Predicted 3D model of a 1500-nucleotide RNA (small-subunit ribosomal RNA) from a lake water metagenome.
The prediction has a mean pLDDT of 84.
RNAcentral holds the sequence, with entries from SILVA.
It matches the Rfam family "Bacterial small subunit ribosomal RNA". Its family is annotated with structural constituent of ribosome and ribosome in the Gene Ontology.
RNA sequence: AGAGUUUGAUCCUGGCUCAGAGCGAACGCUGGCGGCAUGCUUAAUACAUGCAAGUCGAACGAAGCUAUUUGCUGUAGCAAUACAGUAGGUAGCUUAGUGGCGAACGGGUGAGUAAUGCACAGGAAUCUGCCUAAUAGUGGGGAACAACAGUUGGAAACGACUGCUAAUACCGCAUAAGCCCGAGAGGGGAAAGGCUUUGCAAAAAGUCGCUAUCAGAGGAGCCUGUGUCCGAUUAGCUAGUUGGUGGGGUAAAGGCCUACCAAGGCGAUGAUCGGUAACCGGUCUGAGAGGAUGAUCGGUCACAUUGGGACUGAGACACGGCCCAAACUCCUACGGGAGGCAGCAGUAGGGAAUAUUGGACAAUGGGCGAAAGCCUGAUCCAGCAAUGCCGCGUGGAUGAUGAAGGCGUUAUGCGUUGUAAAAUCCUUUUAUCGGGGAAGAUAAUGACGGUACCCGAAGAAUAAGCACCGACUAACUAUGUGCCAGCAGUCGCGGUAAUACAUAGGGUGCUAGCGUUGCUCGGAAUUACUGGGCGUAAAGCAUGAGUAGGAGGACUUAAAAGUUAAAAGUGUAAUUCCUAGGCUUAACCUAGGCGCUGCUUUUAAUACUUUAAGUCUAGAGUGAGGUAGAGGAUAGCGGAAUUCUUAGUGUAGGGGUAAAAUCCGUAGAUAUUAAGAGGAACACCAAAAGCGAAGGCAGCUAUCUGGGCCUUAACUGACUCUGAGGCAUGAAAGCGUGGGGAGCAAACAGGAUUAGAUACCCUGGUAGUCCACGCUGUAAACGAUGAGUGCUAAGUGUUUGGGUUUUUACUUGAGCGCUACAGCUAACGCGUGAAGCACUCCGCCUGGGGACUACGGUCGCAAGACUAAAACUCAAACGGAAUUGACGGGGGCCCGCACAAGCGGUGGAGCAUGUGGUUUAAUUCGAUACUAACCGAAGAACCUUACCAGUUCUUGACAUGUUACCUUAAGUUCGAUCAGAGAUGACGAAUGUGGGGCAACCCUAGGUAAUGCAGGUGAUGCAUGGCUGUCGUCAGCUCGUGCCGUGAGGUGUUAGGUUAAGUCCUGUAACGAGCGCAACCCCUUUCUUUAUUUGCCAGCGAGUAAUGUCGGGAACUAUAAAGAUACUGCCUGCGGUAAGCAGGAGGAAGGUGGGGAUGAUGUCAAGUCAUCACGUCCCUUAUGAACUGGGCUACACACGUGCUACAAUGGCGUUUACAACGAGUCGCAACAUCGCGAGGUGAAGCUAAUCUCUCAAAAAACGCCUCAGUUCAGAUUGCAGUCUGCAACUCGACUGCAUGAAGUCGGAAUCGCUAGUAAUCGUGAAUCAGAAUGUCGCGGUGAAUACGUUCCCGGGCCUUGUACACACUGCCCGUCAAGCCAUGGAAGUUGAAUUUUCCUUAACACAUUGAGCUAAACCGCAAGGUAGGCAGAUGUCAACGGAAAGUUCGGUGACUGGGGUUAAGUCGUAACAAGGUAGCCGUAGGGGAAUCUGCGGCUG
Repeated sequence: AGAGUUUGAUCCUGGCUCAGAGCGAACGCUGGCGGCAUGCUUAAUACAUGCAAGUCGAACGAAGCUAUUUGCUGUAGCAAUACAGUAGGUAGCUUAGUGGCGAACGGGUGAGUAAUGCACAGGAAUCUGCCUAAUAGUGGGGAACAACAGUUGGAAACGACUGCUAAUACCGCAUAAGCCCGAGAGGGGAAAGGCUUUGCAAAAAGUCGCUAUCAGAGGAGCCUGUGUCCGAUUAGCUAGUUGGUGGGGUAAAGGCCUACCAAGGCGAUGAUCGGUAACCGGUCUGAGAGGAUGAUCGGUCACAUUGGGACUGAGACACGGCCCAAACUCCUACGGGAGGCAGCAGUAGGGAAUAUUGGACAAUGGGCGAAAGCCUGAUCCAGCAAUGCCGCGUGGAUGAUGAAGGCGUUAUGCGUUGUAAAAUCCUUUUAUCGGGGAAGAUAAUGACGGUACCCGAAGAAUAAGCACCGACUAACUAUGUGCCAGCAGUCGCGGUAAUACAUAGGGUGCUAGCGUUGCUCGGAAUUACUGGGCGUAAAGCAUGAGUAGGAGGACUUAAAAGUUAAAAGUGUAAUUCCUAGGCUUAACCUAGGCGCUGCUUUUAAUACUUUAAGUCUAGAGUGAGGUAGAGGAUAGCGGAAUUCUUAGUGUAGGGGUAAAAUCCGUAGAUAUUAAGAGGAACACCAAAAGCGAAGGCAGCUAUCUGGGCCUUAACUGACUCUGAGGCAUGAAAGCGUGGGGAGCAAACAGGAUUAGAUACCCUGGUAGUCCACGCUGUAAACGAUGAGUGCUAAGUGUUUGGGUUUUUACUUGAGCGCUACAGCUAACGCGUGAAGCACUCCGCCUGGGGACUACGGUCGCAAGACUAAAACUCAAACGGAAUUGACGGGGGCCCGCACAAGCGGUGGAGCAUGUGGUUUAAUUCGAUACUAACCGAAGAACCUUACCAGUUCUUGACAUGUUACCUUAAGUUCGAUCAGAGAUGACGAAUGUGGGGCAACCCUAGGUAAUGCAGGUGAUGCAUGGCUGUCGUCAGCUCGUGCCGUGAGGUGUUAGGUUAAGUCCUGUAACGAGCGCAACCCCUUUCUUUAUUUGCCAGCGAGUAAUGUCGGGAACUAUAAAGAUACUGCCUGCGGUAAGCAGGAGGAAGGUGGGGAUGAUGUCAAGUCAUCACGUCCCUUAUGAACUGGGCUACACACGUGCUACAAUGGCGUUUACAACGAGUCGCAACAUCGCGAGGUGAAGCUAAUCUCUCAAAAAACGCCUCAGUUCAGAUUGCAGUCUGCAACUCGACUGCAUGAAGUCGGAAUCGCUAGUAAUCGUGAAUCAGAAUGUCGCGGUGAAUACGUUCCCGGGCCUUGUACACACUGCCCGUCAAGCCAUGGAAGUUGAAUUUUCCUUAACACAUUGAGCUAAACCGCAAGGUAGGCAGAUGUCAACGGAAAGUUCGGUGACUGGGGUUAAGUCGUAACAAGGUAGCCGUAGGGGAAUCUGCGGCUG
């Protein structure tokens, strides 16, 4: 610090996801040790049991025990004495009660609380036990109540009555100030003793207390400022409410309370209401700013089962106190009682989840005490848990037969695991065992703990896992699986070769842990203060004037609020950071420092902002003088046109459309002439023009009226800009009331079109369109661009002002446009009317869908408008711009037997042949749009043959190796042999007897057996090679360097010409090059040279009945070698002095002369695993091999390709001519002969320019037939034959005789061909024993037509649009039907919260009362009385409870609405191309549905 993911690719926008760090965590697998931390985040749910707050006998009486002592009595004893009892004293110990202090601390929790809280900084009207300092005092009296005793109630808890008693308990009296009250005079006003020492005592001293007062410290209460979450789909709230006066109350200010008076107070700077939440120091993250968080530690607050309340006290409205009410639990004798773990442990429950019913007060603190001391689940320790952080270990060195085993592999081998192991030598941290043994304690006291630590012993011994390995992201192979099982954070993997699943080997990462899940920050500049945007991606309000608010010109002076500086205070400690130190190190701990970015106070400064005062004129406005204009409103006027009415002329049509029809018209239309009526709109001028804030505004005239601009520089003197809310204006459609209604025209009707046509087209036609007055308030209300101000090159057109005598010009303003520099932009583009550079203010945006929606609210007569979510769902988005293609029922140019012009066919018939289908035991398999279908197959009777039935074989029909055994080695030939359908099996005969070695034996060969293996036309052409088809013999396809572009890409290759051609020329940010084109190659056409047999024969000679027959020749033809020729070379014209084109000459041939071979980059997962090869899979007594027979030849039918015909341009007969290419010894066969013939028999020649196939046919000549199903046509069938071949039945070809079918030129549709071509005629070959109407060749005869490129098909180039990229056989919309999901409405039903009013009133407090009870203190001698107190009663307040009426938020709900989603459902085809009617926006109506139509608007 970034990365993955939208696309064919690109840039951008934009979301989603990942890599990092962290956690009080949990879960899975695994687990050696130690140190330091941490440990109910959920049910503030309920709690068994134990403990967590006591202490003081030096405040007090009393009781008990022990010790001691004294007196008395009794017993024993002579006695001393002992024992017992009893009454005292002293000392010690224990403690129920009175009393004091504490219990308000410490410990827990976070429910409530959005401010009665908290944080920071201040303040004045207060209190304060214990503590510290100071001053003064502590005198003298009194009466009770517990305990206790007695009586008594109750189950218990707990009481009741009578009586006795002490005090540091309680109450007076005295005294008192620097205390309190009061203006003053004056008045009021306290206390308690205990212990120790000295002392006979009195008394004194000391010490601990007590009282009053004044200070301090620490603590507490109160007030103020600033800050402190979300929601406006919460906008108004408030009656003690805001203030005042009097009074009350409090420790204290205060509506804190009360009476009266006034009517205030709060709120858009967010009151009120709703939701959520303890706050902070800090913690996590982050570069920071921020964001998230508030466990442990520290500060504050609140709470203690829920609600209310007070008492005591210095302090509480009190966690382990009290009273009342409620719920729950427990005890009960049913009458009544008891309880509160959010203290420490622990239990149940909840939950993914969180520990021991431990030890000790040794330390640190706390309470009490004079102290000893007691108490202390605070605390210190231990236990449990890898929950976290930190440290250590699980061994080290050497060690290559690179062991075995595993895995992989190209497999006699090699690679890897891997120096890893083994082995040898060494060490002992940890763990184990034994011994010693601290600090923590400044005298005693150590839970931890016989712990830390130290020493010794034995022995490599006691100790490694987890995740991952497609990319992001470090790390790859095999096997299994086969869109299954599964994985997945995102993209995505898996459909038979998965580095993505599972397993294994190997590797990578971290390591006593590793992964997963959850949450937070980061990355995310993805809420943007730092630090984003709004023309087209989400985003400028439809427009204006203007309120609050925000911002604001120049100069001077003052102030000092902001601002700046300095100082002081504060910002607790801990944490973070720096330094140093202590634990062996580290984590951790300790000390010091920095810091805590803040707040407050004081002082200083005054540039800027601000405030105040004064001044100015450049902003703004006013005045004066001009000026242009469809600016607005009202009234009047005008002509053209449509329609209608009347009248005339006139006759059969008109109208409408692509074509028609509905419609109008003989009752007289249309057309035409004249007159009239009425409504609406204003041609030309007219323009990128003008005006207006926008919407919008257009005949002419008048009236009223708004704004702009220019000039001038008289006036005002910052009066300005923007503008939340609110207000006004606001096209079309629509609504209300009343008019009007010519034309047009939603709806509607009819006619067409169509598969349908609720549309497009046509004929009609109503609302509406028009006017007046109201409403609505929206549009693609667009420049998709908010308003204002300043600045920043030019050029050009235009509207309208001003200036200048440079006047067709220049210049200066205000507008409306175009081109373009800098700059900006993702690009397109913008560019002085910015989308540039800056400032000010407002509005708006934050992934797509859901959703311009729901609910709620406001507005509206309604339609509806404005405001505006969530659940759910996707990983992108009909997101932007641009690129390359492809496509278009877009455009331009061009080509092709593409059309047209012609000739001949196919489609109809019969037959041949192939295919589909059907059939079959099998009809083997493949090919199957053009590019399959006389195709693989250049030839299925057996064979072929792959198929079927049956019969056989199993190392095999075929190849090669090893081992063992056998061999008359083998091998060859024969058999009228036997069995069998045959394969095969059995038998016999003849012939033969390998090479080396003396021999054993070896080599070679055969057989048998075993073992490696053979074999497969079995699968996959979507694993492949090779070969092939097709676009297409179309002219294209690319590269290097350079240049342009952020980039994909472009340029070159486009443009102007030209060509068959990316052929060539010119131009040109391109210059060159490659594969294609062309040429080079072959055949053919002309000529030359050379050569001359088997070919040829002109001249010479010979010969024959005749023939190059012979001698000979080399002229000709021919053969086959080498050459020549043709290049737009020449001429004329056109063209740009080009390329080239047109014509001509010459020439055998003329513009590529004709034909062939030759097939670019690529496309179709095109075809072929059955030519061959090959990966993987499958079969192995069978999916292999052999044989016999059958099948591939079937036959209702459909299609393709052909042959023969339908006849007279013909058929038949007779006769006469002229070829070429080829083939031949397993052959071609002359000739002769036999046969009607196919052929047979004999047989010369020829391995071929020699012989043979081989007499070509059409043509020509003559004759017959005369338009018929025929002397056409020949299918079919019968009989008889020939040939091939083991074999002709299934199933061959041919011959002869006989038979003589359909067919009389072929519907829709469709094919071939442009010259030696079509058509027509024969002929040869391959394959082949035989079997062509097929295929491949050959020659003979030999045409017609092409105006031309509008159209059909295919193709090329340029351009345009695109929502396509599997690329139009594309994409894609909506209804309906089905499954699933979330959600709105809904009669109701149910729960929670809350408001107002009313009722009832517990405890408490206050007020009043108190005839009952009491009355220690005061008075009184006493009796008694009083103050006072208690019970009770009434009133106010009042929790819980009850009633009524609301409000808000949930749950559920028959039914219902739309929405989302789901490989292959239905109907159409709305959108994307001119998407086949351009689309879209608003509105209204219609329709199964996309949608259609009207009106206005936009160009996207």